[in-house]
Context: one part of a larger RNA
Molecule: large-subunit ribosomal RNA, domain I
Organism: Aureicoccus marinus
């Protein structure tokens, strides 16, 4: 210098471990805002930089239930204080709630700045205090915030085709505007096929079928079957009536018209009228009654001895409770040690099956058929697009930029070109719960999820510290012990550094750079070698 053993240094792997994540599951909540929200900024504490609280009444005030000895939030420390005359702390309910902020009196580079008017301080002025002063809308009431699901309008591209252009990505990202706790949709101008079904939605299956397609790449259904949940109804018009306004009058009215009540709602056509007849049923909605639910909390069953050992919840050996052997802590593994669990109980405010009668409302029938309604710039149809699985195709069916432009129940529209048999159903007007989608939040639960380089970026003052002009982009950093019993005192030392010793402690090679402490990498010592 090498190898080798020893023993440390160093680092911070493993292991063990959880405070904190992920991902479901039931339940509940599905909003909050001008009575000023979300989100901020300033301030509040005896001392006070960070969080957390709280708002000039500022880690807080009142009330009322709880509870029952401590207690002053994290935060362990000094100091002053506080409590059985019941705090501290937990649960309902009020009180204050600076300033910005939709910001709303003007203004502005958010948390600043400067005003009118009224009324008080004055007899007056300034100043100063309290209210008021935004737009839009007749009023009600609206604005701004929000995860995700819902609708509407708009609306790409990369890529796919192994190149592209029609196609596809995809009506998807993205922008915008609106609502609900869901939203769409919805009571046939539907399907179907000679049988028939009987709103609407979502689940499997029909089926990757039948189409579509530079028949490329690819898209891609309905009838009907089988569940989930079930629910229908309400104008508009014909008639009639009051009421207003205009015509005209022979001043008796007639006539338009306009608003308002009845009255009416369907296809086997139905209703207006005309005639019979009934006063029947059968709901609903408020109001009372009210069972139940509805916080904090209360009560809650059973064990000891020896032993090892710092320690018992382990081991031995006897017990005993159980409508309670979920869990978690207690100096190691505890059904009987402590929290708690089964179970019972608990007051108001909400929230309410269900029942009542009072109060509003709603709701039928038979049978004629002369006349009258039964949704118009609408069906249709030209042009040129657009949803329909369906790329103009034999293209039906919705829609609708632009031109035309019926029908009136002897009516009218559909069955995938079109006719014509036959079959089905009534557009041009509206409302409808439930089966269905999510989950920013809140309780309770669970895991053949993680377990500090993992799991949320974030187990810690984490969207923090840093970086960037900015949008934006983002960290690293858990464990002394059971109990601080955190090492009095003494030495070395310049030292409040570092360490030796004494002392605690089972353990201090468990000393705060503190569990366990791998390798790299250095270092001492002792062997073998050259």
């Nucleotide at each position: 210098g090498g190898c080798g053993u020893a023993u440390g240094g160093g680092g911070g792997a493993u292991g063990c471990c959880u405070a904190g994540g992920c991902u479901c599951u039931c339940a509940g909540a599905g909003g909050c805002g001008a009575u000023g929200a979300a989100g901020g900024a300033c301030g509040u504490g005896a001392u006070a930089a960070g969080c957390u609280g709280c708002g000039a009444u500022a880690a807080g005030c009142u009330g009322u239930g709880g509870g029952g000895a401590g207690c002053u939030g994290c935060a362990c420390a000094u100091g002053a204080g506080u409590g059985u005359u019941g705090a501290u702390c937990c649960g309902c309910a009020g009180a204050u709630u600076u300033c910005c902020g939709a910001a709303u009196g003007g203004g502005g580079c958010a948390a600043c700045c400067c005003g009118g008017c009224a009324u008080g301080u004055u007899g007056a002025a300034g100043g100063c205090a309290u209210g008021u002063c935004a737009u839009c809308g007749a009023a009600a009431g609206a604005u701004g915030c929000u995860a995700a699901c819902c609708c509407g309008c708009u609306g790409a591209a990369c890529u796919g085709a192994a190149a592209c252009a029609u196609c596809u990505a995809a009506g998807u990202a993205g922008g915008c505007g609106g609502a609900g706790g869901a939203a769409g949709a919805g009571a046939a101008a539907a399907c179907a096929a000679u049988a028939g079904u009987g709103a609407u939605u979502c689940c499997g299956a029909g089926a990757g079928u039948a189409g579509u397609g530079g028949c490329g790449a690819g898209c891609g259904a309905a009838a009907u079957c089988g569940g989930a949940u079930u629910a229908g109804c309400c104008c508009a018009a014909a008639c009639c009536a009051a009421a207003g306004u205009u015509g005209u009058u022979u001043c008796g009215g007639c006539a338009a018209u306009u608003u308002u009540g009845g009255g009416g709602u369907u296809g086997u056509a139905g209703g207006a009228c005309c005639a019979c007849g009934a006063g029947a049923u059968u709901c609903u909605g408020u109001g009372c009654u009210a069972a139940g639910u509805g916080a904090a909390c209360u009560a809650g069953a059973a064990c000891u001895g020896a032993u090892u050992g710092g320690a018992a919840a382990g081991u031995c050996a006897g017990g005993c409770c159980g409508u309670a052997g979920a869990g978690g802590g207690u100096g190691a593994u505890a059904g009987c040690c402590c929290c708690u669990u089964a179970u019972a109980g608990g007051a108001a405010a909400g929230c309410g099956a269900a029942g009542u009668u009072a109060c509003a409302g709603a709701u039928a029938g038979u049978g004629g058929u002369a006349u009258c309604c039964u949704g118009a710039g609408u069906a249709g149809c030209g042009c040129g697009g657009g949803g329909c699985a369906c790329g103009u195709g034999a293209a039906a069916c919705c829609u609708u930029g632009u031109g035309u432009g019926a029908a009136u129940c002897u009516g009218g529209c559909a069955g995938g070109a079109c006719c014509a048999u036959c079959u089905g159903c009534c557009a041009a007007g509206g409302c409808u719960a439930a089966a269905u989608a999510c989950u920013c939040c809140u309780g309770a639960g669970a895991g053949a999820c993680c377990g500090a380089u993992a799991g949320u970026g974030a187990a810690c003052u984490a969207g923090u510290a840093c970086c960037g002009u900015g949008a934006g982009g983002g960290a690293a950093a858990g464990g002394u012990g059971a109990a601080a019993a955190g090492a009095a005192c003494c030495c070395u030392g310049a030292a409040u550094a570092a360490g030796g010793g004494a002392g605690u402690g089972a353990a201090a090679u468990a000393g705060a750079c503190c569990c366990u402490g791998a390798a790299a990498c250095c270092a001492u010592a002792c062997g073998c070698u050259u």